[in-house]
Background
The RNA shown here (transfer RNA) has 72 nucleotides and comes from a Spirochaetaceae bacterium. NCBI's taxonomy places the organism under Bacteria, Pseudomonadati, Spirochaetia, Spirochaetales, Spirochaetaceae. It matches the Rfam family "tRNA". By type it is a transfer RNA.
């Protein structure tokens, strides 16, 4: 230098172009308990960035950034 793959809450994960973006752990609040743990209920928290296509994009296209693999 070239090619390929990946990027989603703090972590790990799901999503066939269409409802309020899923679930678990963690965190917070409440219930329960004499207290703690466990359990139950609820809440907060994410589509790497920019642009394009489309009535509508996490999803398709381009560029770019980061990580990984391969080739030279």
């Nucleotide at each position: 230098g070239c090619g390929c793959c990946u990027g989603u809450c703090g972590u790990a994960u799901a999503a066939c172009g269409g409802c309020u973006a899923u679930u678990a752990c963690c965190u917070c609040a409440g219930c329960c308990u004499u207290c703690c743990a466990a359990g139950c209920u609820g809440a907060a928290g994410a589509c790497g960035u920019c642009g394009g296509u489309u009535c509508g994009a996490c999803u398709c296209c381009g560029a770019u950034c980061a990580g990984g693999c391969g080739c030279u």